[in-house]
Predicted 3D model of a 393-nucleotide RNA (Bacterial RNase P class A) from a Deltaproteobacteria bacterium. Its Rfam family is "Bacterial RNase P class A". Gene Ontology terms of the family: ribonuclease P activity, dimeric ribonuclease P complex and tRNA processing. By type it is a ribozyme. The sequence was found by an Rfam model in a public genome assembly. The coordinates come from a structure-prediction model, not an experiment, and the mean pLDDT is 75.
């Protein structure tokens, strides 16, 4: 210098002016409302605050709320799946182990069981899983009388060829008609046993058994562990109108008497029905209030730990809306690329700083009860560490 890998962030433009928006707070004015105060509502002015790293997807886990539930087991369903930690919890995270990829920094793994059972394995190929004779090899018989050769048929054979992602260990020797773990030595693997190391996954070493057993479980399945349901439109409180239930709609005096809120039911009474007004009660809609933002909270220091994380001390308070605010315009500065000139460094290529001019970029997206994660989207700039290649000293 070039090409890469990993990690991080109170990076995600800044400042000013003008005009707005949503809460809070101070003050003034008005209203309910009557003397004042308080409270509530509306308005003016001042002050202060006002989206994110993902606020998103709603995929996991928890807090919180309501509902359900004596305790234990089985069946069924779902999720998870190396080990040890971490945590409120997790399917997250950290470290490590094993496997795979990369020259490397580093990255990826749904990583229990295929030696319990079942299923499946395209194409090609004779054969795709208690294997398999297409070619070849060996031998026997016949054509055909002996040998040789050829053809046909039978038997043996998995050493060789060919097909395939995969063909039922490899090399050598013995053995055989030819062959074959058929036997032996070595190598590789598997299972079992022993020793050593590690908390453990596992690693290292030794021995035994010819045991050689394909792959696939995000196929069924088996094993182990875990698992009530619904969600802030949870839930609690106040409560208009309308509707429901109950009660009342007179007392005294006078008047012949009874009755009476009004009406219908034949004239009257009881009863029944309809309607009006007032009061009470319960449920509860619209609407309102709470839940609501101080919390497994943030920042910094110190201590423990490889780390995730934990402890402790100090400081800080940082949206709370509900058709849903957090915005718009302008100016200047900043960022990136190229360029003129100036200064500095270097033998040089070139590098660094400043300045002029021109051009360009400013993404993804927006709280809605809160928190821990994961995943996905995203224009770019910065910082730190590391690797590889090349050049020079």
């Nucleotide at each position: 210098u070039g090409a890469a890998g990993c990690a991080g962030g109170a990076c995600a433009g800044g400042u000013g002016a003008u005009c707005g928006c949503u809460g809070g707070u101070g003050u003034c004015c008005g209203g309910u409302a009557g003397a004042a105060c308080c409270a509530c509502c509306g308005g003016g002015c001042g002050c202060g605050a006002g989206a994110g790293g993902a606020a998103a997807g709603u995929c996991c886990g928890g807090g919180c709320u309501c509902c359900a539930c004596a305790g234990g087991g089985c069946a069924g369903g779902g999720a998870u799946g190396g080990u040890c930690g971490u945590u409120a919890a997790c399917g997250g995270c950290g470290a490590c182990c094993g496997g795979g990829g990369g020259u490397g920094a580093c990255c990826c793994c749904a990583g229990g069981g295929a030696a319990a059972g079942u299923g499946c394995c395209a194409c090609a190929g004779a054969a795709a899983a208690c294997a398999g004779a297409c070619c070849g090899c060996u031998u026997c018989c016949u054509u055909a009388u002996u040998u040789a050769c050829a053809a046909g048929g039978g038997a043996g054979u998995a050493a060789g060829g060919g097909u395939g992602a995969a063909a039922c260990g490899g090399u050598g020797a013995g053995g055989u008609a030819a062959g074959a773990g058929c036997u032996c030595a070595c190598c590789a693997g598997u299972u079992c046993c022993c020793c050593g190391g590690g908390u453990g996954a596992c690693c290292g070493g030794g021995g035994a058994a010819g045991c050689u057993c394909g792959g696939u479980a995000a196929a069924c399945c088996c094993c182990a562990u875990c698992c009530g349901g619904a969600g802030c439109a949870a839930g609690a409180c106040c409560a208009a109108a309308a509707g429901a239930g109950g009660g009342g709609c007179c007392g005294g005096c006078a008047g012949c008497a009874c009755a009476a809120g009004g009406g219908a039911u034949u004239g009257c009474c009881c009863g029944u029905c309809c309607c009006g007004c007032c009061c009470c009660u319960g449920g509860g809609u619209a609407g309102g209030u709470c839940g609501c933002u101080c919390g497994a909270g943030g920042u910094g220091g110190c201590a423990g730990g490889c780390a995730a994380c934990u402890g402790u001390c100090a400081c800080c308070c940082u949206a709370g809306a509900u058709g849903a605010a957090u915005g718009a315009u302008c100016a200047c500065c900043g960022c990136c690329u190229g360029u003129u000139c100036c200064g500095g460094g270097g033998u040089a290529a070139c590098c660094c700083g400043g300045c002029u001019c021109a051009g360009g970029a400013u993404a993804c997206a927006g709280a809605a009860c809160c928190c821990g994660g994961c995943u996905u989207a995203c224009g770019g700039a910065c910082u730190g560490c590391u690797u590889c290649a090349u050049g020079c000293c």